This is a predicted structure of a 1508-nucleotide RNA (small-subunit ribosomal RNA) from an uncultured Actinomycetes bacterium.
The sequence is in RNAcentral, with records from ENA and SILVA.

């Protein structure tokens, strides 16, 4: 920096990602070099071989093996004589190197310091180094024993042992002294002297390496001190050798290290004691850094060596490859006893995700040994494994489009793969193979010269000589592109996309999240991206995360201020002077090892790597210095704090008394029937006299008016008057103290309710409980009653939404209005006003500040000190443990396990049993249906071979379908056809072919098989019948078709809220922003229509209007209309012609209606009301118009159309059937139940249509449907056409009827191939429910409802549906409370898939963790005992002993020993606590889980406000 909470925004606040890193494992691949690395697990067990020896110039010697020498013919023997040399004494080393990290939280380890100490080897100085003396291994002989191994005896040597002398030094000391040493071995040598037969030693000189005493040093180590090192207080107290002191012992050395005695001290909140984990550094890894993990290699310290404990030897050890006792394992054994210690290098097995070779060599550094040479060294160097890692190299270079071929993907044109490839040239790094080849090596030694001094020996020089790794690095010659690419990823975050498959399966996933038929997220594939011998996953650190915040965070609402106060400790602290120098600042020194880190320069063909230098790196450490600030010392101020002294306000605090109202009970009096309670009711209480009313009492709580945003207190909190005791504040004046101060862990105390414990007390209210209601249920909300309790007294709890969700205190920083207390100033006689000032206390505001609401001198601003608290959400304020509590319970307060969120403020919109205005057949006020019969119709639902599909609240059901008997038709069954019913292309074929015509046989058609005739058509070319193409056919390919699927891939088209007035934009300007403003307010309208105003100004699309129609009027026009006037003809009347066009009417075109005019209201506006004129008045009536969306609304069967799926079927024909089925349940209609009515007879009066495969006149025939007929008319000319309620008369007389017409059955009629299933109509006859229709619902505000008829579209035929027509012609709206839907504004919201929404909580299933539990198992530990091993120390010491002393001697002495004795003490037993870890029948709650139950707690007033 990204992602991830929301519809969308800001914030808070988690989880995730990209980065680096690793002693890495896995999974896929894998050419080469260099350079470094490689058991983090079981400090778990080891076979086997190696890792510590050396020195004959310390000794005696001579097992073995060379050589000499002797003897023997020879085998062979004898000889330590010579080179050497097993064992053995001896010496020096083994305490280093090399391993591990188990212990250990300080006996450790960094870094700085110190003083009471040691020291072989090495370095320097000093002085020795004289002289004896007795042992003993080996070995020799005997002997135990399986073996390790051991025991007598004798013999022998030393640089082994042990006196003696000697002591410059040291060391004790009384200062007089006393004590204490040593070893020798090699070289060389001339004389001289010894000893030897004699070779030769031996003295002597000399050199050299050694020993002794001492002094110093250099490195090494012991030892103390200072700061520094993990986490937790659910660990708060701990210590008898503990503190300290005297004095002894002990150590090298201080020192309780050890003992005696004395003393009570020591250590702790700066975190001691005790439990858990850790070796620690230098450094490594991250990071801008500050930190923050980390302690592998490499380098320093520690500590360990099978586990535990001892000591011994030594300069060093409490000793990895030394010892002794226990004690587990192993092994060996003749069972009697004995070995052993890989955390050395390699190796093995075991455990693990997981870590190499039983390799070479001392050539090189280094190390013990030795005078060397030399030996030994698994230290070390090299080599083998392993891409474990860094770093370098290569898998080729360049040229090459027909942009091959295949692949993929395609809108079929083409894209990509891609100059990639083939192809042509070219180079060889790497490979093979040939040859040559190193550096690393310097030495030592033996050889030569030269110096010192002939020699030896010491020192220069010269040359000759040493390589494991290795014939490698390297170099040059040949050959030939020859040997060499993979992994992961492509939804976003992150660079990279498309096809198939697959269908919430299968999978995938680091987050978010993908997959339910069109997956860029899951397999492939083809393509892209990233990285490359390697990728990629896992795990683990820093980062990022300012997400523990020193650098650098927070705390009104997000998680967070203690309920409030006092106050210790701690922190912090006014002003002024001196002085001091601890902190702070300078300077110097001196350390901070080496690696390693930055720089820089060098070597490796570069680079990692190595090497040379230089810087860096500490809160360090000493020494000088500065004195500004902070601190100490000391003096000193007053402004900070308090004291005093004079006031006044207060429900501030206790205690005692008092006083009125009213409740409620008693008691009288008076009364009479109801009271009381509720939404409405009943429980209850009243004839035994309630209630209501009057009058006395009797008791408890609690104090009305004043009263108030007011006052008081730290807070909780305090309210009726009095009195008394008392605590705080504030004003005023100033006097005095002199920093006393501010905050505060741990402590004390104060702490509403409500609760507990004793004891009163009890009027009213009231948890709990009874009962009466609501309800489905009502363990609730409501009634009536009612005990705990409220109340007093003492005590306990100690906790609340203890709230301003704001900690305490001081400072600084505009202001305005109010209000409580005190004080002052002008002015006034005085008082009010008015001004100023302190101190509370409230409201709005500027700057600031805040995610935003909002704080804003009473801060949430600015600044200071100080305390308490937060770190994602559940689990949980729970367990478990301490502390308190009488108990309830409180305080402290985890984890495991889960989610990607939880959350705060604003935003828009949806909602609300919120709240405001406002409309609307919403309601209400009418009139008339539907619900109840019959039948019609459509739907369910059944049924059926099918009963074809679709619509499903409103908005699906007389809908699609304006008309299913075949067709339709899409279903059913059953017969056929297979390129096909109907299209288009290719290929290849056809000549009596395609078509017609008539027919035949089969069939239900459909189709199949066939016959007979006609049939020579079009185009070129050509010229007389030939050739080609077309068409058509035939046959095959592509490929057609589908009313198969998917309306949740669409397009088109519809309904719908809803003809509601709403829906946006642009610029501006507000806001971090989502977003608001405009559009919101007054008014007003049918209207977001209008006008005012206004940080908005303008626009769009909606409203309106333009458009059609109807209503009046002019004008034009005049047939088929019309007929007033006028002619002629007629008639009872009527009618007909000319004629005219005025009326009606007809088509056109015009006018009229605009709140235009008055008047009144209004804000002088918009508009309204109410008049007049006027055919017609405030949008005149009707119609068409349907804004932005909305509902994945409908429709793949109107049509188009992606994708799936079917191809001799799901396509197609064809016949029959179904689509009309029927127990039943709903819509939507029709007729009706009658009298406002039915029938009979008579009679007026429309208008919109429609008409040639049509309407169909007259007339005639039938009771009638209808026939028969063909005038007339493509119509303002005939025709459908008689309009019908209505009017006149009559008759019926309330009844299932002269209502109603349903079913029937009988004869007809019509349309049609065809009327069974399944059509209409007409005449007789049949004469059913049904007497106005529960709950509910439904239209309708005028030419509307009602009601009467006509008409048309579909259509052969068939209407009661449907769409228009015109007749008659109403009633009622007071209003807007309620129901329904709408719009505006407002408000809450935990809702946004938007209330049909969100969500609780028990039950029940599953399945996880975890708490408790009778206990039971195991760990380490505490104390106290009991036994008691080696050692060690002490004490004895009759056993036993060579050195020294005294002794002739024998023995003694001196020192030792065995042994025994005590001390100390491992391991073991044994009791007893506390702790920790596992498990444990049951059993508690917790989490999680697409559709389980049961209810509805909380979001809205959530339907009782919520919540602590």
């Nucleotide at each position: 920096g990204a992602g991830u909470u929301u519809g969308a925004u800001c914030c808070u606040g988690g989880c995730u990602c990209a980065g680096a890193u690793u002693g890495a494992a896995c999974g896929c691949u894998g050419g080469c070099g260099g350079c470094a690395u490689g058991c983090c697990u079981u400090a778990c067990a080891c076979a086997u071989g190696c890792a510590a020896g050396u020195c004959g110039a310390a000794c005696g010697g001579c097992a073995g093996c060379a050589c000499g020498g002797g003897a023997g013919c020879a085998a062979u023997c004898c000889u330590g004589g010579u080179g050497g040399c097993g064992a053995g004494u001896g010496g020096c080393g083994a305490a280093c190197g090399g391993g591990u990290g188990a212990g250990u939280a300080a006996u450790a380890u960094a870094u700085c310091g110190g003083a009471a100490c040691g020291u072989g080897c090495c370095c320097a100085g000093u002085c020795g180094u004289g002289g004896g003396g007795g042992a003993u291994a080996a070995c020799g002989c005997a002997g135990c024993g399986a073996a390790a191994g051991c025991u007598g005896u004798g013999c022998u040597a030393a640089u082994a042992c042990c006196g003696c002398a000697u002591a410059c030094g040291a060391u004790c000391u009384c200062u007089g002294g006393a004590u204490g040493a040593a070893a020798g071995c090699g070289g060389g040598g001339g004389a001289c002297u010894c000893a030897g037969c004699a070779a030769u030693g031996a003295g002597c000189c000399u050199c050299g390496c050694g020993c002794g005493a001492u002094u110093g040093g250099a490195g090494c180590g012991g030892c103390c001190g200072a700061u520094a090192u993990c986490a937790g207080a659910u660990u708060a107290g701990c210590u008898a050798g503990u503190u300290g002191g005297u004095g002894a012992g002990g150590u090298a050395a201080c020192g309780g290290c050890u003992c005696a005695c004395c003393a009570a001290g020591g250590c702790u909140a700066c975190g001691a004691c005790g439990g858990g984990u850790a070796a620690c550094c230098g450094g490594c890894c991250u990071g801008a850094a500050a930190g923050g993990g980390u302690g592998a290699u490499c380098g320093g310290u520690c500590a360990c060596a099978c586990u535990g404990a001892c000591a011994c030897u030594g300069a060093g050890a409490u000793a990895c490859g030394g010892g002794u006792c226990a004690g587990a394992c192993u092994c060996c054994u003749a069972c009697g006893g004995g070995a052993g210690g890989c955390a050395g290098c390699a190796g093995u097995g075991a455990g693990g995700a997981a870590u190499u070779u039983u390799g070479g060599a001392c050539a090189a550094u280094g190390g013990g040994g030795g005078a060397a040479a030399c030996c030994c060294u698994g230290a070390u160097c090299c080599a083998g494994c392993g891409a474990c890692g860094c770093c370098g190299c290569g898998u080729g270079a360049a040229g090459g489009a027909u942009g091959a071929a295949g692949g993929u993907c395609u809108u079929c044109g083409g894209a990509u793969u891609g100059u990639a490839a083939a192809c042509u040239u070219c180079u060889u790094u790497u490979c093979u193979u040939u040859g040559g080849g190193a550096c690393u090596a310097a030495g030592a030694g033996a050889c030569c010269c030269a110096u010192g001094u002939c020699a030896a020996c010491a020192u220069g020089g010269g040359g000759c000589g040493u390589g494991a790794a290795g014939g490698u690095a390297c170099c040059a010659g040949a050959g030939g592109a020859a040997u060499a690419a993979g992994c992961c990823a492509c939804g976003g975050c992150u660079a990279a996309c498309u096809u198939c498959g697959u269908g919430c399966c299968a999978g995938c996933a680091g987050c978010c999240g993908c997959g339910g038929u069109a997956a860029u997220a899951c397999g492939a594939a083809g393509g892209u991206g990233g990285c490359a011998a390697g990728c990629g996953u896992u795990a683990c650190u820093c980062g990022g995360a300012a997400u523990u915040a020193c650098u650098a965070g927070g705390c009104g609402u997000a998680a967070a201020g203690g309920g409030c106060a006092g106050g210790u400790a701690g922190g912090u602290g006014g002003u002024u002077u001196g002085g001091u120098a601890a902190g702070u600042c300078u300077g110097u020194u001196g350390u901070g090892a080496a690696a390693g880190c930055u720089c820089u320069c060098g070597g490796c063909u570069u680079a990692a790597c190595c090497g040379g230098g230089a810087g860096a790196g500490g809160u360090c450490a000493a020494c000088a210095g500065a004195a500004a600030c902070u601190g100490c010392c000391a003096g000193g101020c007053u402004u900070g704090a308090g004291u005093g002294u004079g006031g006044g306000a207060g429900a501030g605090g206790g205690u005692a008394c008092u006083g009125g109202a009213a409740u409620u009970c008693c008691c009288g009096g008076a009364g009479u029937a109801g009271c009381g309670g509720u939404g409405a009711a009943a429980u209850g209480c009243g004839c035994a006299g309630a209630u209501a009313c009057c009058g006395g009492g009797a008791g408890g709580a609690a104090c009305a008016c004043c009263g108030a945003u007011g006052g008081c207190g730290a807070a909780a909190g305090c309210a009726g008057g009095u009195a008394c005791c008392u605590g705080g504040a504030c004003c005023a004046c100033u006097a005095c103290u002199g920093a006393c101060a501010c905050u505060c862990a741990a402590c004390u105390g104060c702490g509403a309710a409500a609760g507990c414990u004793a004891g009163g007390g009890g009027a009213g209210c009231a948890a709990a409980c009874a009962g009466g209601a609501u309800u489905a249920g009502a363990u609730a909300c409501c009634c009536u009653g009612g005990u705990a309790g409220u109340c007093c007294u003492a005590g306990c709890u100690g906790u609340a939404a203890a709230c301003g969700a704001u900690g305490c205190a001081c400072a600084u920083u505009a202001g305005g209005c109010g209000u409580g207390g005190g004080g002052g100033g002008u002015a006034u006689c005085g008082a009010c006003c008015c001004c100023c000032u302190c101190u509370g206390u409230g409201c709005c505001g500027a700057c600031g500040c805040a995610a935003a609401c909002g704080c804003a001198u009473u801060a949430a601003a600015u600044g200071u000190g100080c305390c308490g608290c937060c770190u994602g959400g559940g689990g949980a304020g729970u367990a478990c443990g301490g502390c308190c509590g009488c108990a309830a319970g409180g305080u402290u307060g985890a984890a495991a396990c889960u989610c990607a969120a939880a959350g705060g403020a604003a935003u828009u919109g949806a909602c609300g049993g919120g709240g405001g205005c406002c409309c609307g057949c919403a309601c209400a006020a009418g009139c008339g249906g539907u619900g109840g019969a019959g039948c019609a119709u459509g739907u369910g639902g059944u049924u059926u071979a099918a009963u074809u599909c679709g619509a499903c609240g409103c908005a699906a059901c007389g809908c699609g379908a304006a008309g299913a008997a075949c067709c339709u038709u899409a279903c059913c069954u059953g017969g056929g056809c297979u390129u096909g019913a109907a299209c288009u292309g290719c290929u290849g074929g056809c000549a009596g072919u395609a078509g017609c015509u008539u027919u035949g046989a089969u069939g239900a058609a459909a189709g199949u098989c066939g016959a007979a005739g006609c049939g020579g058509a079009c185009c070129g070319u050509a010229a007389a019948g030939u050739c080609g193409g077309a068409a058509a056919c035939c046959a095959g390919u592509a490929g057609a078709g589908g009313u198969g699927c998917u309306g949740c891939a669409u397009g088109g088209c519809u309904g719908u809220c809803g003809u509601c007035a709403g829906c946006u934009c642009g610029u501006g300007u507000c806001g971090u922003g989502a977003g608001a403003u405009g559009u919101u307010g007054g008014g007003u309208u049918a209207a977001g229509u209008c006008c005012c105003g206004c940080a908005a100004c303008g626009a769009g699309c909606g409203c309106a209007a333009c458009c059609c129609u109807c209503a009046c009027c002019c004008u034009g026009u005049g047939u088929u209309g019309c007929c007033a006037c006028g002619u002629c003809c007629g008639u009872a009347a009527a009618g007909g012609a000319c004629a005219g066009c005025a009326c009606u009417c007809u088509c056109a075109g015009g006018g009229a209606a605009c709140c235009g005019c008055c008047u009144c209201g209004g804000a002088u506006a918009a508009c309204g009301g109410g008049g007049a004129g006027g055919a017609a008045g405030g949008u005149g009536g009707g119609g068409a118009u349907g804004a932005c969306g909305u509902c994945a609304a409908g429709u793949c069967a109107c049509c188009a159309u992606g994708g799936c799926c079917u191809u001799u079927a799901u396509g197609u024909c064809c016949a029959g059937g179904g689509c009309u089925a029927c127990a039943c349940a709903c819509g939507u209609g029709c007729u009706a139940c009658a009298a406002u009515g039915g029938c009979c007879g008579g009679u007026a009066c429309a208008g919109c249509g429609a008409g040639c495969a049509g309407c169909g006149a007259a007339u005639c025939c039938g009771c009638a449907a209808g026939g028969a007929g063909g005038a007339g008319c493509a119509a303002a000319u005939c025709u459908c056409u008689u309009a019908a309620a209505g009017c006149c008369g009559g008759c019926c007389c309330c009844a299932g009827u002269u209502c109603a017409g349903a079913u029937a059955g009988u004869g007809g009629g019509c349309u049609g191939a065809a009327a069974u299933u399944c059509g209409c109509c007409c005449a007789c006859u049949u004469g059913a429910a049904g007497g106005u229709g529960g709950a509910a619902u439904c239209g309708c505000u005028a030419g509307u409802a009602a009601u009467c008829g006509g008409a048309g579209a579909u259509c052969a035929g068939c209407u009661g549906g449907c769409u228009c027509c015109g007749g008659u012609g109403a009633a009622u709206a007071c209003g807007u409370u309620c129901c329904c839907g709408g719009g505006c504004c407002u408000u809450g919201u935990a809702c946004a898939c938007a209330c049909c929404g969100c969500c609780c909580g028990u039950c029940a299933c599953a399945c996880c963790a975890c708490g408790a539990a009778a206990g039971u198992u195991g760990g380490g530990u505490g104390c106290a005992a009991c036994c008691a091993a080696a050692a060690c120390c002490g004490g004895u010491g009759a056993u036993u002993c060579a050195a020294c002393c005294c002794g002739c001697a024998a023995g003694g002495g001196a020192g030792g020993u065995a042994a025994u004795c005590g001390g100390c003490a491992a391991a073991g037993u044994u009791g007893u606590g506390a702790c920790c870890a596992a498990u444990g029948a049951u059993u508690g709650g917790g989490g999680u889980g697409a559709a389980g139950u049961c209810g509805u707690a909380a979001c809205a007033a959530g339907g009782u406000a919520a919540c602590c």